Model confidence (mean pLDDT): 77 of 100. The RNA shown here (c-di-GMP-I-GGC riboswitch aptamer) has 79 nucleotides and comes from Firmicutes bacterium HGW-Firmicutes-14.
[in-house]
RNA sequence: CCUUGAAAAGGCAAACCUUUCGCAAGAAAGGGACGCAAAACUAUAGGGUCCUAUUUUCUGGGAUAGCCAGUUGCCGUUA
Numbered sequence: 001c002c003u004u005g006a007a008a009a010g011g012c013a014a015a016c017c018u019u020u021c022g023c024a025a026g027a028a029a030g031g032g033a034c035g036c037a038a039a040a041c042u043a044u045a046g047g048g049u050c051c052u053a054u055u056u057u058c059u060g061g062g063a064u065a066g067c068c069a070g071u072u073g074c075c076g077u078u079a
Stems, first nucleotide, its partner, number of pairs: 003079001005075001011036002016031006034066001040071003046068002048064005
């Protein structure tokens, strides 16, 4: 240095509830923990999924990084 996620410390926070915003998918704050070793960042590399007021499809617009992915990276056992 690489691989390996045992232990400890610390971190994040699904569903659900309340308030607000949004047509919606969803988002923010507070509560709350199903889980997470990248559940950190990126939606302006890409795929997937979801929403879309006036519209079935396409185009367009939007949401999701806790679907895959890309980038960076804390602690640390054994080998």